[in-house]
RNA sequence: UCCGCGGAAGAGUCCGUCGCGACAUGCGACGGCGCCGAAGGCGCAACCGCCCCGGAAACGCUCAGGCCCACGGACCGCGAA
Numbered sequence: 001u002c003c004g005c006g007g008a009a010g011a012g013u014c015c016g017u018c019g020c021g022a023c024a025u026g027c028g029a030c031g032g033c034g035c036c037g038a039a040g041g042c043g044c045a046a047c048c049g050c051c052c053c054g055g056a057a058a059c060g061c062u063c064a065g066g067c068c069c070a071c072g073g074a075c076c077g078c079g080a081a
Stems, first nucleotide, its partner, number of pairs: 001081001003079005012033001014032007034067003040063001041061003047055003
């Protein structure tokens, strides 16, 4: 580094329109405003190294992504190659 297992936060289940459905306090799409940062990306550069050349954040920006659950999820732990 890759793989497997487990843990893993934040922020509207807001408003409107349309559709679906036997019903519903449901689901989906689009639009609007608000918000989050821990996929990714970008920026500064703390820091680091084989040191004048490189690598670079959990900091910042929110393009992307996300704001009931699920999925995803940086990072951490264990196992194996």
The RNA shown here (Glycine riboswitch aptamer) has 81 nucleotides and comes from uncultured Rhodoblastus sp. Lineage of the source: Bacteria > Alphaproteobacteria > Hyphomicrobiales > Rhodoblastaceae > Rhodoblastus. The coordinates come from a structure-prediction model, not an experiment, and the mean pLDDT is 78. The RNAcentral record of the sequence draws on MGnify. Its Rfam family is "Glycine riboswitch aptamer". From the family's description: This family represents the bacterial glycine riboswitch.